[in-house]
Molecule: glmS glucosamine-6-phosphate activated ribozyme aptamer
Organism: Siminovitchia fortis
RNA sequence: UUUUUUAAAAAAGCGCCAGAGCUGGUGAAUGUACUUGAAACAGCAGAUCGCCAGUUGACGAGGAGGAGGUUUAUCGAACGUUCGGCGGAUACCUCCCGGCUGCGGCACACAGUCGAAUUUUCUUUCGUAAAUCAUGCGAGGCGACUCGAUGGACAAAGGAAAGGAAAUGUGCCCGA
Numbered sequence: 001u002u003u004u005u006u007a008a009a010a011a012a013g014c015g016c017c018a019g020a021g022c023u024g025g026u027g028a029a030u031g032u033a034c035u036u037g038a039a040a041c042a043g044c045a046g047a048u049c050g051c052c053a054g055u056u057g058a059c060g061a062g063g064a065g066g067a068g069g070u071u072u073a074u075c076g077a078a079c080g081u082u083c084g085g086c087g088g089a090u091a092c093c094u095c096c097c098g099g100c101u102g103c104g105g106c107a108c109a110c111a112g113u114c115g116a117a118u119u120u121u122c123u124u125u126c127g128u129a130a131a132u133c134a135u136g137c138g139a140g141g142c143g144a145c146u147c148g149a150u151g152g153a154c155a156a157a158g159g160a161a162a163g164g165a166a167a168u169g170u171g172c173c174c175g176a
Stems, first nucleotide, its partner, number of pairs: 014087004019083001020056009030045002034043002059076003065096005097115006104173006119166008133151003137148004
C1' cells in the first nucleotide's frame, strides 16, 4: 500500500474522482519573447509536452404504506466546472393493503386520486430560503484553494386558507 473480516459513526443537490480546469515541483525538447556575448542546449523560462503531488468538482426549499421494477427522480436561486463520470436516493411505473370523491345511507363494480389524506380543475391570498454578493474581516496553506464570522437582500414548486365550476352504474333502504 492492497485485500478480507469485525465494530462504531454517518446522507439524500447526498457520497466519491483514472476526464477536464487550476496550483506547486520536476524532466525533456525548444530559442520565436527577454539578458549577456564572437558564438550559444550559457543564463533565463513568456509559450509547448510528459511525470509526481495537491486542489476544484450542487445553493437551499420540498419529498418515505409494502413488494418488485426502472433511471436524465420535483422546485426554483446562482452561474466561469452547479462541466464530465460512477454509485446511491423519499421520484416514477405495476401489483398488493388501506383511505377519499363520484349530490342521503349501505353493498358490489367501475373511474379518478391519496398514504393518514376533500376526488379533479380554475382564481385569489399566504407560503421565515440558502449560497452567490459585500468586508483594507479572522484562521490554515509556498500556492491553487479550504474552514468560519459579520452585514444586507431576493424565489418557485409542493402545501395551507377562501371562493367558483365539473364528476358513474346496479340493487336495497330512508325521505318526499